RNAcentral holds the sequence, with entries from MGnify. This is a predicted structure of a 70-nucleotide RNA (c-di-GMP-I riboswitch aptamer) from a soil metagenome. The model forms 94% of the base pairs in the Rfam consensus. Its Rfam family is "c-di-GMP-I riboswitch aptamer". Rfam's curators write: GEMM was predicted in a large-scale screen for bacterial structured RNA regulatory elements.
[in-house]
RNA sequence: AAAAGGCAAACCCCGAGUGAUCGGGCGACGCAAAGCCACGGAUCUCUUAAGAGACCGCCGGGCUACCGAA
Numbered sequence: 001a002a003a004a005g006g007c008a009a010a011c012c013c014c015g016a017g018u019g020a021u022c023g024g025g026c027g028a029c030g031c032a033a034a035g036c037c038a039c040g041g042a043u044c045u046c047u048u049a050a051g052a053g054a055c056c057g058c059c060g061g062g063c064u065a066c067c068g069a070a
Base pairs, nucleotide, nucleotide: 006031007030012025013024014023015022016021029057035063036062037061039060040059041058043054044053045052046051
């Protein structure tokens, strides 16, 4: 640079949850790890506080991974 593919934002519908949010359907904004992990931060939720959660498509880190000039 190709080839084969992969994932799926927002909106909307249904469902779960106090909530952040999550699951399914539709749909594609994008992604070479937009695969997985809550380990360190950030952000968000619940709680009088202590604390408990959410989020990996916010950043860092760890583990794994298709093709290929190399």